[in-house]
RNA sequence: AGAGUUUGAUCCUGGCUCAGGAUAAACGCUGGCGGCGUGCAUUAGGCAUGCAAGUGGAACGAUCCGACUUCGGUCGGAGAGUCGCGAACGGCUGAGUAUAAAAUAGGUAUCUACCUUUUGGCGUGGAAUAGCCCGGGGAAACUCGGAGUAAUACCGCAUAAGACCGCAAGGUGAAAGCGCUUAACUGCGCACCGAAAGAGGAGCCUAUUCCCCAUCAGCUAGAUGGUGUGGUAACGGCGCACCAUGGCUACGACGGGUAGGGGGCGUGAGAGCGCGUACCCCCAGAAUGGGACUGAGACACGGCCCAUACACCUACGGGUGGCAGCAACCGGGAAUCGUGCGCAAUGGACGCAAGUCUGACGCCGCGACGCCGCGUGGAGGAUGAAGGCCUUCGGGUCGUAAACUCCUUUUGCCAUAUCAGAGAUGAUAUGGAGAAUAAGCACCCGCUAACUUCGUGCCAGCAGCUGCGGUAAUACGGAGGGUGCAAGCGUUGUCCGGAUUUACUGGGCGUAAAGCGUUUCGCAGGUCGUUGUGUAAGUCGUGCUUCAAAGCCUGGGGCUUAACCCCAGACAGGGGUGCGAUACUGCAUGACUUGAAGAAUAUCGGGGUUACUGGAACUGUCGGUGUAGGGGUGAAAUCCGUUGAUAUCGACAGGAACUCCAAGGGCGAAGGCAGGUAACUAGGUAUUUCUUGACACUCAGGAACGAAAGCUAGGGUAGCGAAAGGGAUUAGAGACCCCUGUAGUCCUAGCCGUAAACUAUGCUCGCUAGCUCUCGGGUUUUUUAACUCGUGGGCGUAAGCUAACGCGUGAAGCGAGCCGCCUGGGGAGUACGGUCGCAAGACUAAAACUCAAAGGAAUUGACGGGGACCCGCACAACCAGUGGAGCAUGUGGUUUAAUUCGAGACGAACCGAAGAACCUUACCCAGAUUUGACAUGUUACCGUUUAGGAAUCUAGAGAUAGAAUCUGAUCUUGCAAUUUGUAAGAUGGUAACACAGGUGUUGCAUGGCUAUCGUCAGCUCGUGCCGUGGGGUGUUCCCUUAAGUGGGGUAACGAGCGCAACCCUUGCCGUAUGUUGAAUAUUCAUACGGGACUAUUGAUCUUUGUAUCAGAGGAAGCGGGGAUGACGCUAAGUCAGCAUGGCCCUUAUAUCUGGGGCUACACACAUGCUACAAUGAGGCCGACAAUGGGUUGCCAAGCCGUAAGGCGGAGCUAAUCCCAUCAAACGGCCUCUCAGUGGGGAUUGAGGGCUGCAAUUUGCCCUCAUGAACGUGGAAUUGGUAGUAAUCGGAGGUCAGCCAAACUCCGGUGAAUACGUUCUCGGGUCUUGUACACACCGCCCGUCAAGGCAGCAAAGUUGGGGGCACCCGAACCUCUAGUGAUAGGGGGAAGGUGAAUUCAGCGAUGAGGCUUAAGUCGUAACAAGGUAACC
Repeated sequence: AGAGUUUGAUCCUGGCUCAGGAUAAACGCUGGCGGCGUGCAUUAGGCAUGCAAGUGGAACGAUCCGACUUCGGUCGGAGAGUCGCGAACGGCUGAGUAUAAAAUAGGUAUCUACCUUUUGGCGUGGAAUAGCCCGGGGAAACUCGGAGUAAUACCGCAUAAGACCGCAAGGUGAAAGCGCUUAACUGCGCACCGAAAGAGGAGCCUAUUCCCCAUCAGCUAGAUGGUGUGGUAACGGCGCACCAUGGCUACGACGGGUAGGGGGCGUGAGAGCGCGUACCCCCAGAAUGGGACUGAGACACGGCCCAUACACCUACGGGUGGCAGCAACCGGGAAUCGUGCGCAAUGGACGCAAGUCUGACGCCGCGACGCCGCGUGGAGGAUGAAGGCCUUCGGGUCGUAAACUCCUUUUGCCAUAUCAGAGAUGAUAUGGAGAAUAAGCACCCGCUAACUUCGUGCCAGCAGCUGCGGUAAUACGGAGGGUGCAAGCGUUGUCCGGAUUUACUGGGCGUAAAGCGUUUCGCAGGUCGUUGUGUAAGUCGUGCUUCAAAGCCUGGGGCUUAACCCCAGACAGGGGUGCGAUACUGCAUGACUUGAAGAAUAUCGGGGUUACUGGAACUGUCGGUGUAGGGGUGAAAUCCGUUGAUAUCGACAGGAACUCCAAGGGCGAAGGCAGGUAACUAGGUAUUUCUUGACACUCAGGAACGAAAGCUAGGGUAGCGAAAGGGAUUAGAGACCCCUGUAGUCCUAGCCGUAAACUAUGCUCGCUAGCUCUCGGGUUUUUUAACUCGUGGGCGUAAGCUAACGCGUGAAGCGAGCCGCCUGGGGAGUACGGUCGCAAGACUAAAACUCAAAGGAAUUGACGGGGACCCGCACAACCAGUGGAGCAUGUGGUUUAAUUCGAGACGAACCGAAGAACCUUACCCAGAUUUGACAUGUUACCGUUUAGGAAUCUAGAGAUAGAAUCUGAUCUUGCAAUUUGUAAGAUGGUAACACAGGUGUUGCAUGGCUAUCGUCAGCUCGUGCCGUGGGGUGUUCCCUUAAGUGGGGUAACGAGCGCAACCCUUGCCGUAUGUUGAAUAUUCAUACGGGACUAUUGAUCUUUGUAUCAGAGGAAGCGGGGAUGACGCUAAGUCAGCAUGGCCCUUAUAUCUGGGGCUACACACAUGCUACAAUGAGGCCGACAAUGGGUUGCCAAGCCGUAAGGCGGAGCUAAUCCCAUCAAACGGCCUCUCAGUGGGGAUUGAGGGCUGCAAUUUGCCCUCAUGAACGUGGAAUUGGUAGUAAUCGGAGGUCAGCCAAACUCCGGUGAAUACGUUCUCGGGUCUUGUACACACCGCCCGUCAAGGCAGCAAAGUUGGGGGCACCCGAACCUCUAGUGAUAGGGGGAAGGUGAAUUCAGCGAUGAGGCUUAAGUCGUAACAAGGUAACC
């Protein structure tokens, strides 16, 4: 110090969230030791038990006990009583209290026990009473009567310096003794009384400061003051009587809510913000409420009286109690300790003292609650052990970590000694054994340090925010590893910070939230021109004083260190007071003229109000002419019209609005203002002098004005026209369009008070280059014109500002003054309350809940029923088709044991498949095999006549299983060795184990390949420049092109991938060679070259350079065709062509065999073939090709068969032979004659041929017979621009054969048409709008239906608070009477009754809001959103 999160990306605004620190904490997991702190925040709820305030015999009398005794008594002790002092301190708590408190600074109408100082005194009498004793009552608590007693208890007398009362004279008023000592006087000590003073303490008064709400705006009757009187320690309405009517309040009274205040504590750079636990000071309280007594001090926590609630005892008559003291208990709660030890220390009470008392305090205990310190070992140690985890299987990692060796002993344990301490116990020292007694928690996608594997599969779960999880999850759960902190670690809560996100320091308001509709009006408030004098309030300087201590900071010291503790010092800042200064501000006073205002002269305008008045148009009425239509629309209809409309002419009536002038021109504060004239009235401007002399600016509250619509009352109503009616449109049409039409629009009087009331821009003043137009004045000039003052508009330049857009002397620039307003989106400008209003409603104005965004400007795309330009067989023009029929093929669907699988708009559907009878084959049924049909390796066994080959038998459908026979090697090594033999092994088999195998899954894990936009002209980069940035520029513009092709221009200059060209083929020519062409020339084949480059002429346009057009020449003017497919899009297609990650199966999802199926068939679609005939069909005769293929092959001649074909075997490994006479359309001749015909050939029957193990499911061909639909095809739709369409045949691949009418090639014959780019589709470029970016197949609104949530209203109901009135009225106070007991009056807490008030809880139901998975209905908004949107 920042970071994450709105977007495809960017900048900004803006909220949400995180990283830090802290904590009287709590919870989860874990836990070795010590020191110092700290520990009921909730029920100021209730409390068993014990303790927490007593003490004094040197104040007093009596009793009892013990010891001693010279028996006289003495000494010591105990409990009770009288008396004195204390008990008002100490300790606890924070309920109440927003001021009667507190803090700070002052003041005085006051009091003060004990203590200190000073001064004076202490003489002499008296009457009682408790205890004790006797008697009575009571359960108890306790109490009554009698007798009698002491004092430092009580009451007199004397004295009176000073004190008190009083103007004075004068008067009033005190005391106590006890102990020790002495023979005694006496002495000493402690007491006692009066007075003065001090110290400390207390009371009272004043000023300043001191939380939130204005949806609390008026409050107050002892209230404010006076006089008198009472009361108090003391002033005072503190109380009372009388008199007056004051007092407080926008600088916030009164009311409501919350809260003890401060020193300080936390955080923060600071300013601030939050807090008030522990320690210290003050206040308040002691079950709740009231009250007094005693006393120096209380209205008294462990005192009293009364009332109330609660609890306890009881003999039922009556009594007793108050832990917010220390422990403890119950309860409540997320949660907070022991019924401990001691008065040794410190402090307190009493006492002469010894001492007694002290849950204050000192210690111990419990709790990781916090802070601080220490430890859980150190050094060495690589076969980098075992094991875990991962792995690319090589290894890596945990890891010097462990083991092991050596060493040490803090802490803990054992033992001893010393010291301290009341003790508990602690401290220190020494010794011993022993690495022992001691590590966890959270996290690991980003923020944020730290990564892999397995499991799971939008499930389970995580999550502080963004967000993870739908089969390869570094985000869930486990593990390994890692990171962080560490006796703790995380989580949760709260506070500050980050947040400049309430902005004093330190923000904003054109469009993001935010300028009031306006101000000519304006009180309070704030601010204010020049100059002189005075003052010294602000301000500044300085002296004194104060802001307790503790704490913070600095320095030093003590505990081994630290935390902790002790000592010393100091800054800043605040209050009070004295002295001084006087620049600025204030105040007082004097002057000035420039701000402001006024006068005079001139002038301007739809400024306002009122009255009068004008013409055109419109509608209506009357009359004339005139006849069948009119009107209206996209098209129509409703409607008007033969009872005469529309049209046209004339007359009359009525109401509203004012054409042209007229202009981003004028006036007004804004709203707003327009025919003309007049009256009244307001304002601006200019000029020149004159007058006043700061009179000014702004303005909370307040006042006035304020479009349209709306309201009240009365008029008026031509046109227009909400509502309403009708006609259309539509799926619907409560709309848009049309025909009618009421309120209203108009006037008068009054209300309402709002608008996108907008320049989305508050008012005033000063300053900061300009250009230009307009309006109103002035000066000069003959006028134009120039200059100048003011007003309004445009440009957009300088500077500057801004997130950008933009603003820019009319500021959104630079400054000053004042006011208003804003603080995430929604809920909501809503609810409640209040004010206003006749109402409608307006103004003021929240919260719960919910989301992580909402938003501004600009960028790139995409899109638009936006615009401009351009292209394409895209349309148009033309030709031939498809869609109808039959058949073939493919697909869907259905069926089936199976009909294997994939492909699905274009871009699936004669597609994968360039050949499904078996095989193929992946599917189904049945049967069989299990290291396997196939690969590699290991181990063991068998075997040498083995591996291999041949044939045989049995079972079986076969696979297979079993049996038996013949033949028959090769290689290596050893031994013997002449051929050769022998032994051990290999090739082999069997068994077992690793593994094989999978057309199983995922094309959304992939490679590769492919389709498509599209052979469209685009897609980018480097450097530079512009921009905060996304990005732009280049690539836009003009001309041109098939082309981002080329040229020109240009903050761009260049370059790359695409285009073109290079490649193949074809068209022309040449050269060379030539087998197989019979031969020569040619053709042909092969190879190598040439040729075209827009070169030339003309025309056109224009930027004179490119291009276009036309012509000539030429075989050919981008010549035709092919291959070639930029960056990318479609998670497009393919795991079944292949490859491949993950997952899955392993006697089966693998493998083999037989049979079946992929060929099914009410139907639908797609692609084809054949046709429907005469431009034809059939027959006969006759011509002309090219490309290909062939040894498991092509197959000649010849012969047989009607034919398919058969026999046959020549030739050919092919320019040689064969398919293959190679063709058909075509030409010629003949027949047919418009008919379901000799067109058409489906379907079916019979007989044959061929392939093949096999032709039934299910092949092809031939012959004969049979002879279906079909007569040119609805909506719709396809291909083609030239050797193209159309038409005709030929060949090939696959292949035993073939369902091929398919596909790929080859040649033959060979057209028609294109005006043109409005429309359809697709594409390209530029521009515009956008709320889209998954990108219009987008986004998105409202009702309704359903679930959930919180709030609002609500008949009512429940509870609380504060007051008021009345009734009753305890203790107590007071008055009167009384000697007194007591009685009466007044006041008085609680209680009761009543009517209001206020706050809160619940509430049938109602209205709205938010939210929820893929509900319903429409389509309102975003593009011209299909009727521009909005207020």
Molecule: small-subunit ribosomal RNA
Organism: uncultured bacterium